Predicted 3D model of RNase P RNA and transfer RNA as a complex of 439 nucleotides. The coordinates come from a structure-prediction model, not an experiment, and the mean pLDDT is 77. Rfam match: Bacterial RNase P class A. It is annotated as a ribozyme. Rfam describes the family as follows. Ribonuclease P (RNase P) is a ubiquitous endoribonuclease, found in archaea, bacteria and eukarya as well as chloroplasts and mitochondria.
RNA sequence: AGCAGGACAGGUCGUCGCUGCGCCGUUCUCCAUGCGGGAAUGGCGGGGAGGAAAGUCCGGGCUUCAGAGGGCAGAGUGCUGGAUAACGUCCAGGAGGAGUGAUCCUCGGAGAGCGCCACAGAAAGCAAACCGCCACCUCCGGGUGGUAAGGGUGAAACGGUGGAGUAAGAGACCACCAGUCGGUACGGUGACGUAUCGAGCUAGGCAAGCCCCAUUCGAAGCAAGACCAAAUAGGGAAGCGGGUCGGCCCGGCCAACGCUUCCGGGUAGGUUGCUUGAGGGUGCAGGCAACUGCACUCCUAGAGGAAUGACGACCACCUGCUGUGGCAGUGCGCCGCAGCAGGGACAAAACCCGGCUUACAGUUCAGCU
RNA sequence: GGCUGUAGCUCAGCUGGAUAGAGCAACAGGCUACGAACCUGUAGGCCGGGAGUUCGAAUCUCUCCAGCCG
Repeated sequence: AGCAGGACAGGUCGUCGCUGCGCCGUUCUCCAUGCGGGAAUGGCGGGGAGGAAAGUCCGGGCUUCAGAGGGCAGAGUGCUGGAUAACGUCCAGGAGGAGUGAUCCUCGGAGAGCGCCACAGAAAGCAAACCGCCACCUCCGGGUGGUAAGGGUGAAACGGUGGAGUAAGAGACCACCAGUCGGUACGGUGACGUAUCGAGCUAGGCAAGCCCCAUUCGAAGCAAGACCAAAUAGGGAAGCGGGUCGGCCCGGCCAACGCUUCCGGGUAGGUUGCUUGAGGGUGCAGGCAACUGCACUCCUAGAGGAAUGACGACCACCUGCUGUGGCAGUGCGCCGCAGCAGGGACAAAACCCGGCUUACAGUUCAGCU
Repeated sequence: GGCUGUAGCUCAGCUGGAUAGAGCAACAGGCUACGAACCUGUAGGCCGGGAGUUCGAAUCUCUCCAGCCG
């Protein structure tokens, strides 16, 4: 100078506050009159954000609903093996690429099919003749045919070098080289690697266009869900009153009505879900590692429009200026001390975990080039 | 869960191939005695930011930011 990881996220004291919990009071209130419940308020004790609490981009737990089983559709993932509750995450490896290097980046199939490849260029996907080269014809302007070696265009033009061959040429043929495909042997769980044989096979790119192959996925979410449950309106049941049949009673029928009592559903509201969990730390063991097992140990917010703050002092840290000491030495630097001034990031739980991504003043610990 | 971001404003373009267009607004000139309308012309954009895929990105993918709807 760089590469790649881990830890921390100022400390102590004082004053004034905020929010839950426990205990003890005061006032009010309710009843079933009890070391009862509720509201307000006071005192004491003890607890009170993060590495990302963020974005809500993936995955899981939990909950309700749905569900024989299978398929289609849709969405995602994509080298191999492993880890895991699971993942688009992590670990180890493979191939290709970048870098002097530490290290970093990328990843199924274009030899199944469809599609696209502007402009330029003769030609853009399977063949194609603009110039050139060659043969023939010619009215000497050119025409017909052959040719992908040369020129030019383009991001990209269908292996490279040499030979032989030809009218001129060409993997049309031969040797070597590069690649591809197929076979065999060996190594590896595998991706793949090494060696060897064969085939002239030379096959463009894009799948972050459609698609093919393999594989995964039921839907919705704590405003999930569970329990308790006013007032008003409405619903149901019973009784009494009412209407009708009737001279009256019993009884039957009607009830679109009134009163009383009871019932159930739902709303407001309250309680719960709620924080001890795939949890953290240390040690030992297994494993290259991610990770796993065992033992010991620790308990660390649970609010509900939402608390965790403000001020002061001292110390520590960073930046700038001034003064000064030492080292180096005239390419301007490095290490200290003192004084003054300034600064303290990103951001804040909301059911809980595992990741990813993004933001971040600084400090620090090992490692590598 | 879904959608949007393009000139000062409102929008096209987004099955990749532009020097990114249109209307209004702005400015200049013409017309008019003057103004409006009208006619002619001009300027104004790194397509919300950053990476990637591709020969090539406003358009495709990822990520971040801002806004809107359910």